The prediction has a mean pLDDT of 82. A computed fold for a 72-nucleotide RNA from an Armatimonadota bacterium, annotated as transfer RNA. Rfam family: tRNA. The family's RNA type in Rfam is transfer RNA. Taxonomically the source falls in Armatimonadota (Bacteria, Bacillati).
RNA sequence: GCCGGCGUAGCUCAACGGCAGAGCAGCGGUUUUGUAAACCGUCGGUUGGGGGUUCGACUCCUCUCGCCGGCU
Numbered sequence: 001g002c003c004g005g006c007g008u009a010g011c012u013c014a015a016c017g018g019c020a021g022a023g024c025a026g027c028g029g030u031u032u033u034g035u036a037a038a039c040c041g042u043c044g045g046u047u048g049g050g051g052g053u054u055c056g057a058c059u060c061c062u063c064u065c066g067c068c069g070g071c072u
Base pairs, nucleotide, nucleotide: 001071002070003069004068005067006066007065010024011023012022013021018055026042027041028040029039030038048064049063050062051061052060
């Protein structure tokens, strides 16, 4: 330099172009002599960034940043 993959909640990951979700973690509660476990509830997001297509974009196109892999 070329090609490909990935980037979404604190962490691990979902989400045929049509309300952004789950598990764990955090917080509150029930239970217990107490802790843990279990159960109930709850908080948490500029979907890496800019632009475009579309009635509508995490999703499609484009530029760019970061990480990983391959080729040279």